Predicted 3D model of RNase P RNA and transfer RNA as a complex of 449 nucleotides. Rfam match: Bacterial RNase P class A. It is annotated as a ribozyme.

This record gives sequence, C1' cells and structure tokens, in this order.
RNA sequence: UGAGUCAGCCAGGCAAUCGCUGGUUUUCUUUUAUACUUGUUAUAAAAGGAGAUUGGAGGAAAGUCCGGGCUCCAAAGAGUACAGUGCCAGGUAACGCCUGGGGGGCGCGAGCCUACGGAAAGUGCAGCAGAAAAUAAACCGCCUCUGUUAUCUCCGGAUAAAAGCGGUAAGGGUGAAAUGGUGCGGUAAGAGCGCACCGCAUGGGUGGUAACAUUCCAUGGCAUGGUAAACCCCACUGGGAGCAAGGCCAAAUAGGAAUCCAAAGGUGUGACUCGCACUGGAUUCGGGUAGGCUGCAUGAGCAUCAUGGUGACGUGAUGCCAAGAUGAAUGGUUGUCCAAGACAGAACCCGGCUUAUCGGCUGACUCAGAUU
RNA sequence: CGGGGUAUAGCGCAGUCUGGUAGCGCGCUUGCUUUGGGAGCAGGAGAUCGGGAGUUCAAAUCUCUCUACCCCGACCA
Repeated sequence: UGAGUCAGCCAGGCAAUCGCUGGUUUUCUUUUAUACUUGUUAUAAAAGGAGAUUGGAGGAAAGUCCGGGCUCCAAAGAGUACAGUGCCAGGUAACGCCUGGGGGGCGCGAGCCUACGGAAAGUGCAGCAGAAAAUAAACCGCCUCUGUUAUCUCCGGAUAAAAGCGGUAAGGGUGAAAUGGUGCGGUAAGAGCGCACCGCAUGGGUGGUAACAUUCCAUGGCAUGGUAAACCCCACUGGGAGCAAGGCCAAAUAGGAAUCCAAAGGUGUGACUCGCACUGGAUUCGGGUAGGCUGCAUGAGCAUCAUGGUGACGUGAUGCCAAGAUGAAUGGUUGUCCAAGACAGAACCCGGCUUAUCGGCUGACUCAGAUU
Repeated sequence: CGGGGUAUAGCGCAGUCUGGUAGCGCGCUUGCUUUGGGAGCAGGAGAUCGGGAGUUCAAAUCUCUCUACCCCGACCA
C1' cells in the first nucleotide's frame, strides 16, 4: 500500500420561527360538595381557557418466530394424548437465546458454518436406470469341468467355436447409494483366503467435570449400507387464554325468542380422563350503549466505579428517572454547513432470534507485496 | 392491537397429512361435421406449484424465513 476477519459506536449538525403532545406550576371562568361570618365568602374536587417551565421513538419501535412477567380461569393438581427441543458443561426469571468446550465441514490465514441423540428395539421408503436396492446379487467378462462340432497331429493330444452344470465380486456397465483401500502372496480364475501398511470396530488403560481425545495396550479379518426436518425409541420441557386479559363507574333496552343438553347431567375446561369449584348452561337470532377511570410507565431499569469469572454473567457501592397517545403526539417552513442523510414510527412490559438498513468512525487481528 | 387461514395453467379447484409421473372442469387452439354458426366428435398447447434458503439421492408436499391477500375478536342485558 492492497485485500480481508472480528468486536463496538453514530444514524445529518447548528440557528430562527410556527405548531402537536405528556408532566409541573401560576392565573381566570364554570359546576359540584363542605363550612359558617350567609357573602361578588373560604376550602376542596372536576372540566375548560390563557401564561411560564420542562420531557417527547428505534437499533431495529418491524415480523409476531421463541421465552418470561402481569391478569383471569383452581391455589395450576395427576395421568394419557399432542407439540417442541436434542453433542457436553455453564449463564439466565426463562428460552429453541447466550458463553465456553468437543466432533464434523470451509478458508493459506485471522476466522466462519453446523436440527450434531438412537438405523445392533421395531415398522416403512428408495421413482428411473441397473443383473441385483437389502437376512445381497451373476448381465457382460474371467475360470475349471462335461459332452458335441471343426481344424491340426508325432495318434498321446492340442487349438478354436457355440452349448450346458458350476466357481468367481478382481475388471466393465447402472445409479445418489453396490458390503474397507494399496501392495505382495495365493488360486483353475478369484476372493481378508493369508500377510504387511493404512483405515475400522470392541474392550482396557491414561487425560478431561463431561462431550470427547489417545503417536498407550490387547483383541477381531471387518460383522447388521442410506433415510428419524418418515413413523418411532430414549431424555428433557410445556395447563389454557390473552391488556379487545382483568377491575371500577356511568348510560340504555323487549330481563325476549329459537335450538340443543340435563342432575349417573351441565359449565368453568378450547385435546381426553380423573380431581377441584359452581349449579342451570351453550349456540344463534333479536334488543341496547358505543362514554369515562384504571391496568399504564420504578423496571429481571440505566450510568459510573470496584470486584469474582477464560466468558456469557454475578456481587457490591454511588448517582439518575428517561415517551405514554386512544383518530392516536414527536412535525412543518426558512437560512446555513458538510461526507448530502438509509431502513423505518412506541400502543401492557421485558429478554432473545429473524428480517430491512445510505454513509461513516474506533479498536484488535490475518494474508500478500514493497521499503528500511 | 391480538388471534387464525389461504397462495397450484387465463378462471374455479384436487393433489400436501403418508416425498418420486403435477391432475379435473370451464376457457383457448387445430381438424372433422354444417350452406354458415352453435352443439357434438377427435387431438393439442398452456404451470419457475407466491419468493428465497435448508433437509433428502429426490420437495407442490418436510423445516426455516420473507411477501401478498382474506377472515374473526368491543361492552351490557
């Protein structure tokens, strides 16, 4: 200098002006309640107007894919079914998330990816092609033997052709996949049939919490290929519904009709059974209101420092309060600067994952080239 | 805001659970038939199975992810 890897950060700036919205506060008006001094009174509450001051989207607020809080159903119970997860250890409120490690794959490397339990419990599946697709198999090829034919002959036989009974998994061809690899021996031809090396499996030892590793030892010629994001087996986890949950107040009406079930029942309970609670209930049609308060912003919260841990994370101290709407706010205009501004907008709240995203900055590291 | 579902030929639908050749009707088109048309008969074309990844030898089908569309949910009695 170029190419790359990982981790983290920012998300147009400034000024003027006009708005929107939450809080606090001052003041005015109205209504209601209370008090007694019965008033142009005082206090309190609510609503509305005006002024001051202060706060006002994100790293994903998104998808709603997981997990939890919260609320109701029983205080959330038991079993079966069903669903999910799936190497090991740890973190966490919890998780399918994260961290560290192991195995496998990719990359020269820094590093990255990985649904990665069991196929020797059982069942199923494998189209086409191919001889054969699962307690393997003989199409071509190779080889022994048998009889036949032809040729040659030193008359013993030899060679060739087609055929038959067999042997053979070395070679060819098919396929995604065909029952270890290389070499030597061996054989009629072959074959772990035998041997050497490599690979594999089993047992033991050693290291490691474990997954697992092993240039340690022994045994076995090698034995039952693939698929479980097919059923299934094993282990673990999961009760259901969701803030339109739920609670309170107010308003209004036809307190109605039909169907179904019925006390050995029904409902809560939206998988089923048991258990528990309740005692009429469910669905549809018809009718009414479409108003307010709460839940709802102090939380597994944020920042700094210290400390334990490889790390995720934990512990302690100090400080801080940082959007809260319900037609739903966070914006418009002008000026100016630059690198010319992406994806995109909270709706009960958190932890993750996934997806979208202009441009830029910081740190650590790798590879290549050049120079010193 | 919450919950659920669908996407396959021009249109309407099967096939997806249980992986292997994508099929049916209408429509389109060619020929025959007819004086001509319709109807009828015989044939034919037409599909990135919404997009992208993964598992598998093999994906419309199984898994993940994205997109579009549709449906349901207020309270009282």